This is a predicted structure of a 263-nucleotide part of an RNA (large-subunit ribosomal RNA, domain VI) from Taxus chinensis. Its Rfam family is "Bacterial large subunit ribosomal RNA". The prediction has a mean pLDDT of 80. The organism belongs to Taxus, within Eukaryota.
[in-house]
Context: one part of a larger RNA
RNA sequence: AAUUAGAGAAUUGAGAGGAAUUUUAUUUAGUACGAGAGGACUAGGAAGGACACACCUUUGGUGUACUCGUUAUCGUUCCAACGAUAAACACUAGGUAUCCAGGUGCAGAGUGGAUAAUUGUUGAACACCUAUAAGUAAGAAGCACACCUCAAGAUGAGUGAUGUCCAUAAGGUCAAGGUGAGAUGAGCCUUUUAUCAAAUGAUAUGUAUCAAGUGGAAGUGCAGUGAUGCAUGUAGCUAAGGCAUCCUAACAGACUGAAAUAU
Numbered sequence: 001a002a003u004u005a006g007a008g009a010a011u012u013g014a015g016a017g018g019a020a021u022u023u024u025a026u027u028u029a030g031u032a033c034g035a036g037a038g039g040a041c042u043a044g045g046a047a048g049g050a051c052a053c054a055c056c057u058u059u060g061g062u063g064u065a066c067u068c069g070u071u072a073u074c075g076u077u078c079c080a081a082c083g084a085u086a087a088a089c090a091c092u093a094g095g096u097a098u099c100c101a102g103g104u105g106c107a108g109a110g111u112g113g114a115u116a117a118u119u120g121u122u123g124a125a126c127a128c129c130u131a132u133a134a135g136u137a138a139g140a141a142g143c144a145c146a147c148c149u150c151a152a153g154a155u156g157a158g159u160g161a162u163g164u165c166c167a168u169a170a171g172g173u174c175a176a177g178g179u180g181a182g183a184u185g186a187g188c189c190u191u192u193u194a195u196c197a198a199a200u201g202a203u204a205u206g207u208a209u210c211a212a213g214u215g216g217a218a219g220u221g222c223a224g225u226g227a228u229g230c231a232u233g234u235a236g237c238u239a240a241g242g243c244a245u246c247c248u249a250a251c252a253g254a255c256u257g258a259a260a261u262a263u
Base pairs, nucleotide, nucleotide: 010159011158015150016149017148018147021049022048023047024046026044027043033038053105054104055103059101060100061099066094067093069091070090071086072085073084074083075082076081110145113143118138119137120136121135171256172255173254174253176190177189178188179187203249204248206245207244209242210241212238213237214236219232220231221230222229223228
């Protein structure tokens, strides 16, 4: 911007894309077949490989400052305790959220339809023959459907509704707080929520608490000549997680929003 009076949701599916896989052992069965050696069709259930999709409970990786430890040099007057710098974490050991795979979950389903090569039945032309000329069957990992995703620009622009509203309209966009969404657009949530009412909504920061991580803080006391150890004490500290709580900020607003008919 088009379509349809406008709008918010819902929906059909013309059409498009994806997927389609394969191995092993086993039962039928050492059966049919075959002198033997050997050795099935068919039908059934089972375990995998590769690929695809999703996820982070488990196993792990990441986790640039979440926790402890350690070294050098400075600083806070000294000790102690902290802070700064050390090739863009100084070094080492761990690690929440996140993201990820070598981790976990899960998919490839059909007694079906129409066919190909091919194989039949009845049967003329041509007294015979012939799957073909009329008629009538079987038959593939392929085709169409089924399965998953998109889909009315399908200009043939579809459809339904006890729904909403129509000019200070409903609604939308910007702006504001954000995000499990994101380059930017877009998507999604929130924007007065707190009070009242019978029951009912926290967007982010902060704070409280819990989970989880680290691993036993400082100070004090005790033991030891001392380094250090023990007690207070599952201590102290803690990012992104759960739950709660209006402390702070969501204030104040701006723009947009059809024509005709009738009057």